[in-house]
Context: one part of a larger RNA
RNA sequence: CGCAUACGGUGGAUGCCUUGGCGGUCAGAGGCGAAGAAGGACGUGGCAGCCUGCGAAAAGUUCCGGGGAGCUGGCAACAAGCAUUGAUCCGGGAAUGUCCGAAUGGGGAAACCCACUCCGCAGGGAGUAUCCCGCGCUGAAUACAUAGGCGCGUGGAGGCGAACUCAGGGAACUGAAAUAUCUCAGUACCUGAAGGAAAAGAAAUCAACAGAGAUUCCCUCAGUAGCGACGAGCGAACGGGGAACAGCCCAAAAGUUGCACAAGUUCUAGGAGAAGGGUCUGGAAAGGCCCGCCGUAGACGGUGAUAGCCCAGUAUCUGAAAGGGCUUGUGCGAUGAAAGUGAGUAGGGCGGGGCACGUGAAACCCUGUCUGAACAUGGGGGGACCAUCCUCCAAGGCUAAAUACUCCUGACCGACCGAUAGUGAACCAGUACCGUGAGGGGAAAGGCGAAAAGAACCCCGGAGAGGGGAGUGAAAUAGAACCUGAAACCGUAUGCGU
Numbered sequence: 001c002g003c004a005u006a007c008g009g010u011g012g013a014u015g016c017c018u019u020g021g022c023g024g025u026c027a028g029a030g031g032c033g034a035a036g037a038a039g040g041a042c043g044u045g046g047c048a049g050c051c052u053g054c055g056a057a058a059a060g061u062u063c064c065g066g067g068g069a070g071c072u073g074g075c076a077a078c079a080a081g082c083a084u085u086g087a088u089c090c091g092g093g094a095a096u097g098u099c100c101g102a103a104u105g106g107g108g109a110a111a112c113c114c115a116c117u118c119c120g121c122a123g124g125g126a127g128u129a130u131c132c133c134g135c136g137c138u139g140a141a142u143a144c145a146u147a148g149g150c151g152c153g154u155g156g157a158g159g160c161g162a163a164c165u166c167a168g169g170g171a172a173c174u175g176a177a178a179u180a181u182c183u184c185a186g187u188a189c190c191u192g193a194a195g196g197a198a199a200a201g202a203a204a205u206c207a208a209c210a211g212a213g214a215u216u217c218c219c220u221c222a223g224u225a226g227c228g229a230c231g232a233g234c235g236a237a238c239g240g241g242g243a244a245c246a247g248c249c250c251a252a253a254a255g256u257u258g259c260a261c262a263a264g265u266u267c268u269a270g271g272a273g274a275a276g277g278g279u280c281u282g283g284a285a286a287g288g289c290c291c292g293c294c295g296u297a298g299a300c301g302g303u304g305a306u307a308g309c310c311c312a313g314u315a316u317c318u319g320a321a322a323g324g325g326c327u328u329g330u331g332c333g334a335u336g337a338a339a340g341u342g343a344g345u346a347g348g349g350c351g352g353g354g355c356a357c358g359u360g361a362a363a364c365c366c367u368g369u370c371u372g373a374a375c376a377u378g379g380g381g382g383g384a385c386c387a388u389c390c391u392c393c394a395a396g397g398c399u400a401a402a403u404a405c406u407c408c409u410g411a412c413c414g415a416c417c418g419a420u421a422g423u424g425a426a427c428c429a430g431u432a433c434c435g436u437g438a439g440g441g442g443a444a445a446g447g448c449g450a451a452a453a454g455a456a457c458c459c460c461g462g463a464g465a466g467g468g469g470a471g472u473g474a475a476a477u478a479g480a481a482c483c484u485g486a487a488a489c490c491g492u493a494u495g496c497g498u
Stems, first nucleotide, its partner, number of pairs: 001497009015483001016447002020417002022414007029406002031160002039100003042055003046078001049075003061094006070082003105114003115128005130157003133153006164195001165193005175182001179229001205212002216243005226234002247398003250342001255335014270318003276291005292309002294298001301311002347371008357383001378393005433441002454482001457469004
């Protein structure tokens, strides 16, 4: 040094576990904000670092209700207290709520600086942004007026928010095996606006000589008809079957909606809630054996191993002082509301865009520009165009449901994950850390035990680290670097080989 065996060290795989995730189902909710939000800064405790809560009235104040024995949030003790004269805790209402932030008195390098007016003896309190709307006063060129100026208002807006919606803008990579039309795609992204949904919507629609009868969504028609450097690809409609159905107005409203009251119902705390013992093994019984019981409850979880009958629950029944939702009714409002049956419109020319349809034979819809009718004895459409025929009435408006989505709340589910998985994050994670910065990037890290019973005391040692005894425990090779503890790797002992 190699091989073998045994015992260790190191290491943290594997098994088991789960507080966290992932995906759903059914309901709810679908907003918050100048009455100052979302999000923060700084404070706040007997001692107080962080998290949580709260706001100078600061882990809290107050009222009402629930509840009934413990409590003073967590890491996490100690001290000092509170509580059947009902605390802690849970639900509802109210108060307080520093500073920043739309941030709004002015400024500003957010959480800071500097003001004015009024009120108050004072500590202090209130007000002072902009735009819109309304009202009042005033008031030019210019007589009336208008513009403008000033003031007032329990008037409105502003900002934030995951997706869904509509609208205004709008790529490229890519595909076409190159590439330009084309595609990706009206996608991503930017912007605006709104709602719990939005949008659309009551035929100047389809159809085809028979008829249908607003819109939206699903299945089908159908990868069909078509479009297409007829390439890559794009891709309907009619008709049929379903979901849901609702019609109206500009004359008269159909409706929608706010507040108040009444009734009903429901949500926001809760309450009651059946039935088991013995023995054996064991550290421990829920396990084995024996004999019982309940069940409108044998869901789930916990308890020292596997519990219908131990605990918490479950089936079932029941409950609200206060606040909210929904339904119905009554009363008072608001809105609908623009207008006068739709003229610079329909149509046309040019240039574009949308329609599955790339200019094509290209109808139809929108319109930047130039034009420009008719008036129901009229007009539009039926895919160039014309006639016949059929059908409808544009250029005003409103309208639930079926549909889309889930930041959020509750209940439940899973041939979903089980710590290199599952969220990036089971753990104080959008943290530590990286970056000049960015709406930037972004980790690692779970497990003693049933219970801390977390090792008093002694010994070695640096008042160490670490270890040896003792003790606890079922177990300490469960000792906090703590369940199990694989392999690589490193040793010790023995044997054999060289």
Molecule: large-subunit ribosomal RNA, domain I
Organism: Lysobacterales bacterium